[in-house]
RNA sequence: CGAGCAGGAAAGAUGAUUGCGGGCCGUAAGGCGUGAGGAAAGUCCGAGCUUCGCAGGGCAGGAUGCCGGAUAACGUCCGGCGGGAGUGAUCCUAGGGAAAGUGCCAUAGAAAAGAAAACCGCCGUAUAAAACGGUAAGGGUGGAAAGGUGUGGUAAGAGCACACCAGCAGUUGGGAGACCAACUGGCUUGGUAAACCCCAUCCGAAGCAAGACCGAAUAGGGAAGGGUUGAGGUUGCCCGCUGACCUUCCGGGUAGUGUCGCUUGACCGGCAAAGCAAUUUGUCGGCUAGAUAGAUAAUCAUCACCGUGUUAACGGUACAGAACUCGGCUUAUUGAUUGCUCGAUGA
Numbered sequence: 001c002g003a004g005c006a007g008g009a010a011a012g013a014u015g016a017u018u019g020c021g022g023g024c025c026g027u028a029a030g031g032c033g034u035g036a037g038g039a040a041a042g043u044c045c046g047a048g049c050u051u052c053g054c055a056g057g058g059c060a061g062g063a064u065g066c067c068g069g070a071u072a073a074c075g076u077c078c079g080g081c082g083g084g085a086g087u088g089a090u091c092c093u094a095g096g097g098a099a100a101g102u103g104c105c106a107u108a109g110a111a112a113a114g115a116a117a118a119c120c121g122c123c124g125u126a127u128a129a130a131a132c133g134g135u136a137a138g139g140g141u142g143g144a145a146a147g148g149u150g151u152g153g154u155a156a157g158a159g160c161a162c163a164c165c166a167g168c169a170g171u172u173g174g175g176a177g178a179c180c181a182a183c184u185g186g187c188u189u190g191g192u193a194a195a196c197c198c199c200a201u202c203c204g205a206a207g208c209a210a211g212a213c214c215g216a217a218u219a220g221g222g223a224a225g226g227g228u229u230g231a232g233g234u235u236g237c238c239c240g241c242u243g244a245c246c247u248u249c250c251g252g253g254u255a256g257u258g259u260c261g262c263u264u265g266a267c268c269g270g271c272a273a274a275g276c277a278a279u280u281u282g283u284c285g286g287c288u289a290g291a292u293a294g295a296u297a298a299u300c301a302u303c304a305c306c307g308u309g310u311u312a313a314c315g316g317u318a319c320a321g322a323a324c325u326c327g328g329c330u331u332a333u334u335g336a337u338u339g340c341u342c343g344a345u346g347a
């Protein structure tokens, strides 16, 4: 210098003017302070919280699936094991069971799973053809053909025998475990479970428009008492007229620029300790939107970065915006930066 791999952070800065939401102060005018994100997004997992249901259990359904650890919990994270890719840094991995059972394996091929199967070839039946028998070495088909390579053996062949390798079972040793190593044995029973299925573990449902509270009317309801032997109204009273309500108490619901839930929380930052790490513990400090159709903005100036340009200057500075709150995952996206790997060149 080029090509890559992995990670952590940032998300323009300052000032002025005019506005908007919430808070505090003020009688008021107004003043002070505060106001989006790393993903606020997708709503894909896991929780808190709320209501319903609920002794407990089961069926159905769903999720997860190597080992150990972390965590409130998780399908997340950390550290490992096995397998795979890469020269490497590093990355990927639903990675239990195919000897419980069922299904499927197109086309091709003799045969696609039954300890089966003979198309060509090889060998034998004295010879040639045909036929029959033996044979899974060789050819052919296929993604996959019944362990692989070699030597012996044989009529030709074959784990038929032997050596090495792969796999399986056992023993011993190592490890907390997944697993690893060595030895021994009989010689070997395709693939597919993100096909049904089996095994193990976990899961009650719905969601803040959850839900809780306050609460009118000249709207209803209920109870008690009074009232046609006249309530109430009609001018304060009486007469007259009219003719069925009046008083008190109780409870439910609706309306509502209603209240709460609502933001102090498995919170954030520093330091110390434990741990490889995820993380945990201790201690000190901090308060960081809370709207309800939804505020968080606009303009100007200077500076920063990038591009064009001789200068002057001009243009640009991503993705995107809270709606009960957290922990994750995934997706979108800008310019820098740190560590590591490989290659080339120079000293």
Stems, first nucleotide, its partner, number of pairs: 001343007010334001012303007020035002023032003037319001041330002044328005049207004061203005066080005081095001082093004096198002101196002103192003119139002121135005147165006166188001168185007211260003214256001221250006232242003267286008304317005
This is a predicted structure of a 347-nucleotide RNA (Bacterial RNase P class A) from Dialister sp. Its mean pLDDT, the model's own confidence on a scale to 100, is 76. Its Rfam family is "Bacterial RNase P class A". Rfam's curators write: Ribonuclease P (RNase P) is a ubiquitous endoribonuclease, found in archaea, bacteria and eukarya as well as chloroplasts and mitochondria.